[in-house]
RNA sequence: GGGCCCAUAGCUUAGCUGGCAGAGCACCCCGGUCGCAUCGGGGAGACAGCGGUUCAAAUCCGCUUGGGUCCA
Numbered sequence: 001g002g003g004c005c006c007a008u009a010g011c012u013u014a015g016c017u018g019g020c021a022g023a024g025c026a027c028c029c030c031g032g033u034c035g036c037a038u039c040g041g042g043g044a045g046a047c048a049g050c051g052g053u054u055c056a057a058a059u060c061c062g063c064u065u066g067g068g069u070c071c072a
Stems, first nucleotide, its partner, number of pairs: 001071007010025004019055001027043005048064005
C1' cells in the first nucleotide's frame, strides 16, 4: 500500500425483508429486613464520525476513524 470482517448503554449483546432502539449484569430510587444480601417494582443510560439514497436509515451506498485478519 491492497483485500476481507467488525464498531449499538459502563460491560456482554439482540435487532429478520429499511418502519416504536430491546435484554442481562452493573448504577440510582422504592418495597422488603433489626440491618445487609437475595427477591419484587420502578428509573436514568447507547446505534464510531461525516455525507448520500429514501416518505422513512442502527439497517442500503460512499468516505473517514479505530480494531481484527490475510497478501505484498